[in-house]
Context: one part of a larger RNA
RNA sequence: UGACGGGGACCCGCACAAGCGGUGGAGCAUGUGGUUUAAUUCGAUGCAACGCGAAGAACCUUACCAGGGCUUGACAUACUGUGAAUCACUAUGAAAAUAGCCGAGCCGAAAGGCACAGAUACAGGUGGUGCAUGGCUGUCGUCAGCUCGUGUCGUGAGAUGUUGGGUUAAGUCCCGCAACGAGCGCAACCCUUAUCCUCAGUUACCUUUUAGGAACCUGAGGAGACUGCCGGUGUUAAGCCGGAGGAAGGUGAGGACGACGUCAAGUCAUCAUGCCCCUUAUGCCCUGGGCUACUCACGUGCUACAAUGGAUAGGACAAUGGGAUGCCACCCUGCGAAGGCGAGCUAACCCCAAAAACCUAUUCUUAGUUCGGAUUGUAGGCUGCAACUCGCCUACAUGAAGCUGGAAUCGCUAGUAAUCGCUGGUCAGCUAUACAGCGGUGAAUACGUUAUCGGGUCU
Numbered sequence: 001u002g003a004c005g006g007g008g009a010c011c012c013g014c015a016c017a018a019g020c021g022g023u024g025g026a027g028c029a030u031g032u033g034g035u036u037u038a039a040u041u042c043g044a045u046g047c048a049a050c051g052c053g054a055a056g057a058a059c060c061u062u063a064c065c066a067g068g069g070c071u072u073g074a075c076a077u078a079c080u081g082u083g084a085a086u087c088a089c090u091a092u093g094a095a096a097a098u099a100g101c102c103g104a105g106c107c108g109a110a111a112g113g114c115a116c117a118g119a120u121a122c123a124g125g126u127g128g129u130g131c132a133u134g135g136c137u138g139u140c141g142u143c144a145g146c147u148c149g150u151g152u153c154g155u156g157a158g159a160u161g162u163u164g165g166g167u168u169a170a171g172u173c174c175c176g177c178a179a180c181g182a183g184c185g186c187a188a189c190c191c192u193u194a195u196c197c198u199c200a201g202u203u204a205c206c207u208u209u210u211a212g213g214a215a216c217c218u219g220a221g222g223a224g225a226c227u228g229c230c231g232g233u234g235u236u237a238a239g240c241c242g243g244a245g246g247a248a249g250g251u252g253a254g255g256a257c258g259a260c261g262u263c264a265a266g267u268c269a270u271c272a273u274g275c276c277c278c279u280u281a282u283g284c285c286c287u288g289g290g291c292u293a294c295u296c297a298c299g300u301g302c303u304a305c306a307a308u309g310g311a312u313a314g315g316a317c318a319a320u321g322g323g324a325u326g327c328c329a330c331c332c333u334g335c336g337a338a339g340g341c342g343a344g345c346u347a348a349c350c351c352c353a354a355a356a357a358c359c360u361a362u363u364c365u366u367a368g369u370u371c372g373g374a375u376u377g378u379a380g381g382c383u384g385c386a387a388c389u390c391g392c393c394u395a396c397a398u399g400a401a402g403c404u405g406g407a408a409u410c411g412c413u414a415g416u417a418a419u420c421g422c423u424g425g426u427c428a429g430c431u432a433u434a435c436a437g438c439g440g441u442g443a444a445u446a447c448g449u450u451a452u453c454g455g456g457u458c459u
Stems, first nucleotide, its partner, number of pairs: 007459007015449002019412005026303008034294002042053002064289007073122001077121002079118005086104002089100004106113002124278002127276003133272002135267003138263001140261001145184006151160003164175003190255004195223007205212001226249001229243005305405001309364007321352003326345002331340003371402001376397007418441007
């Protein structure tokens, strides 16, 4: 000077408390450990690994295993030679490929291009080291801190400033002070959203189907919120409390934005890269298998255990988005998944598209049930060379556990929790109950800071 203390003082945070809903019990999905395996590729491991890399493992992906092959190589540059390249056919083969065959037999004006053969320099490596590294990222933490110049003090390490009294979300601001200033952070500047105005509009509305730009909506520009005004309080300050006006009030709400640093934190498997290692193999091609195994343990979720409910019939209201190898209306066939026919749409125009919870009516009457849907059988549909290992969907049948969950533990303070559906990316298809968004309905509670966890300041 720091760090630490089951030392002290002050302060903050869904940290506790007050509430609401979960997890832990069941079935299933998914990830991990373990075990097994020829292989179950690799990485991530307290918070900060475990629906994580993976925004999608049937082949491919794929890095793993078995078998079959190649050795200047699947890919790059350089040299020499040849001429096609390449296609068709035959045989073998699981394929890669190998062998043969005849036919067309270089392209281009040139430069050159393309392919084959040969030779060597070399290629190649998801091989090792994240404790050699760059870059990127997590975390403390959106916590309020971290420093510097000059001056002053101290022999010096260092201190001061940055401490103190108030105040704030804030080292925010005010006052004081051997300090005076400054920088990186805070805040603001950026984006979205809530109100209004102006301007402009082939969607929307009225519809005299032609006009209008009144309203809605879309887009651009602007206004508006600043403790500006009033009262109280405070040191006459910073500020705090209450009020007015206002769509909005004291950072209006949300996002982007992450200081100096910490954890030799994570990543050599995105990429880049030093060193080491392999070079007829640790490289490359292919077929099949594996990553999907299953006594068990854990994490994260979905669906339930029912009447605030299930079923049937009818009726209503969104927003974000996506769509020319695509979205697919209408009509027809089928119980259905779907198939057929076929219009529109390069999309405020057409389509995906049915929103669901909700409302109305009827039924079920507390039961392992008309709850619950696992599991299994049969018959089909779709994608795709190909659904056996190992896809999704439909119909019929089957109908398991489960009657609210021990110790323990998690999230959330408002359009939030809870609950309800919708869209998208990846993608041929899908294991999505995941993830990223969107809107609908819409609460309860906070006395308070003694103690728990984490953090800040002083001592």